[in-house]
This is a predicted structure of a 579-nucleotide part of an RNA (small-subunit ribosomal RNA, 5' domain) from an uncultured bacterium.
Context: one part of a larger RNA
């Protein structure tokens, strides 16, 4: 100077940051990652139309029950039998908005935590060639026709729960054949050029095998088609999504050099180890590989191998500079997610809130078995000198899914908590000497606190009050209308314009506006010399200070109190660290 700091003694207000450096020690309880019905069969719960029926009414209408089972009511057939029993049947419809589980897409690999490993499979800089890439922009084609499950339900059934089992039903953008097939892939001793020591290599060209797919929504009008209208289908035509190829972006994987701590009280390490040839294997080289031969090699004093510390970076901090210390907050890579380990999905993980196995530990249990992972936000326990709220909102940025409205977001945005920091402001201003009292000191005259205080005039920042006004952060997006694409189409969508509506946690916040009163706001260390700042009383090598020198034994400027000075000021000191 400087700090993610404590710690002591004091504290008015705002603004901006920051806030478990210790046990990657446990963790109660909340919530942190889900949409999408415009992919599907469906309809438990909510609401809507129309409808049957009953009861309330003088009645239309209006309410209230009726949607599954059972009673109960009522209608209507049948049978007996003669007014009463019996029996059977009906007593609404997934229509519509929307949707609890279900099936299936997308997403959950992103964001958000820590820093335990890791001295190089990290990081930084610079190169490089044998790859891959969901959404999303481009290009050029395609999308014909079948088929068979499985869940949800339904009916039995196990278990305390977890969570199943057995039968039987059904949909699709789910799941499996066919067919179609090139500028994909594979092959070839098809051609041509180039090339090379070699059909070696490259590029062209011809041939031949091999591979796909899915619908859904909206709008039209003539004609068909189902049973006549309706309707719905085919039809046409927009979007939106499949399918395979092109090139791009983006992210990702791999190779090489160079740079990035400490020890030699660590001097030899290494057997898939070093390299070949063949094989597997990857999205892709590669000893990658407990695969086969074949060679004996690689690596070190320019410091291997061992042990020990440690995430690296942009950056911070000091420092004229070189350097040196250090990697919180902020942003980039990396690693890891109770320990260890594995793989499966998937474009991408060997996957923080996926799954299997083993271990420790904590819960539950009918003891026979289950279930659980805060190094997410908050929050408890513990450690520790030490670090915060079980807070509001998705208004705004962004993200995920969706045509879209929306819906989800402990990311974010906000607001509580703390002098932990850095900046701001403020604890009043002018006049005011008889230099008032009191205090302290005095050489007994007086000094000295001191314009300071009283006191008179003044001003209200900030705090405060006030059934006072009061943003901005907003952009979208819904409706409607015009213009333009699209197109047969003025229909439907799309994109621009313009007009209306409507959306803010922060928030009754900032900011103003009013009213009242100097009213409600100054400490803290130090005074021997380094070092700005001195006297007096007590103490008497005691009691004690003290960074370093050193102070204290009877006149201590250095220890204790006091006056009175210096510095610093909402801060002051100390203590711990780094230059």
């Nucleotide at each position: 100077a400087u700090u993610g700091a404590a710690c002591g003694c004091u504290g008015g207000c705002g603004g901006c940051a920051a806030g478990c450096u210790u046990a990657a020690c446990a963790c109660a309880u909340g919530c942190a990652a889900g949409u999408c019905g415009a992919g599907c069969g469906g309809c438990a719960g909510c609401a809507u139309u129309a409808a049957u029926u009953g009861u309330a009414u003088a009645a239309u209408u209006u309410a209230c029950a009726u949607u599954u089972u059972u009673a109960a009511u009522a209608a209507a057939u049948a049978u007996a039998u003669u007014u009463u029993a019996u029996a059977u049947u009906u007593u609404u419809a997934g229509a519509u908005g929307g949707c609890g589980a279900g099936c299936g897409g997308c997403g959950u690999a992103c964001g958000g935590g820590u820093g335990a490993g890791u001295a190089a499979u990290a990081u930084c800089u610079g190169g490089g060639a044998a790859u891959c890439u969901a959404c999303c922009u481009u290009c050029u084609g395609g999308a014909g026709g079948g088929g068979g499950a499985c869940a949800a339900c339904u009916a039995u059934u196990g278990g305390a729960a977890a969570c199943g089992a057995u039968a039987g039903c059904u949909a699709a953008u789910a799941c499996c054949g066919c067919a179609u097939a090139a500028u994909a892939u594979u092959u070839a001793u098809u051609u041509u050029u180039u090339u090379u020591a070699a059909u070696u290599a490259a590029a062209u060209u011809u041939a031949a095998a091999u591979u796909a797919a899915a619908g859904c929504a909206g709008g039209g009008g003539a004609u068909u088609a189902u049973u006549u209208u309706u309707a719905u289908a085919a039809c046409c035509u927009u979007g939106c999504g499949c399918c395979a190829c092109u090139a791009g972006a983006u992210g990702a994987g791999c190779c090489c050099a160079g740079a990035c701590g400490a020890g030699a009280u660590u001097a030899g390490u290494u057997a898939g180890u070093a390299g070949g040839u063949g094989a597997g294997g990857u999205a892709a080289u590669a000893g990658c590989u407990a695969c086969a031969c074949c060679u004996a090699g690689a690596c070190u004093u320019u410091g291997a191998u061992c042990u020990c510390u440690a995430g690296c970076u942009g950056g911070u901090u000091u420092g004229a500079g070189a350097g040196g210390a250090u990697g919180a907050u902020c942003a980039g890579c990396c690693a890891c997610a109770c320990u260890g380990g594995a793989a499966c999905u998937g474009a991408a993980a060997c996957a923080c809130g996926g799954u299997c196995c083993a271990g420790a530990c904590u819960c539950c249990u009918u003891a026979g078995g289950g279930a659980g992972g805060c190094a997410g936000c908050a929050g408890u326990g513990g450690g520790g000198a030490a670090u915060a709220u079980u807070g509001c909102a998705c208004a705004a940025u962004g993200a995920g899914g969706g045509a879209a409205a929306c819906c989800u977001u402990g990311a974010u945005g906000c607001a509580g908590c703390u002098a932990u920091g850095c900046c701001g402001c403020g604890u009043g201003u002018g006049u005011g000497a008889u230099g008032a009292a009191g205090g302290c000191u005095u050489u007994c005259g007086a000094g000295u606190u001191g314009u300071a205080a009283a006191a008179c005039a003044c001003u209200u920042u900030c705090a405060g009050u006030g059934a006072g006004g009061g943003a901005a952060u907003a952009a979208a997006u819904u409706a409607a209308a015009a213009u333009u694409a699209c197109u047969a189409a003025u229909a439907a969508u799309a994109a621009u314009u313009u007009u209306a509506a409507c959306u803010g946690a922060c928030u009754g916040u900032a900011c103003c506006c009013a009213c009242a009163u100097a009213a409600g706001a100054a400490g803290c260390a130090c005074c021997g010399g380094c070092u700005a700042a001195u006297u007096c009383c007590g103490u008497g090598c005691c009691a004690g200070c003290a960074g370093c020198c050193g102070c204290g034994g009877u006149a201590a400027u250095a220890c204790g109190g006091a006056a009175g000075g210096u510095g610093u000021u909402a801060g002051c000191g100390u203590u711990a660290a780094u230059c």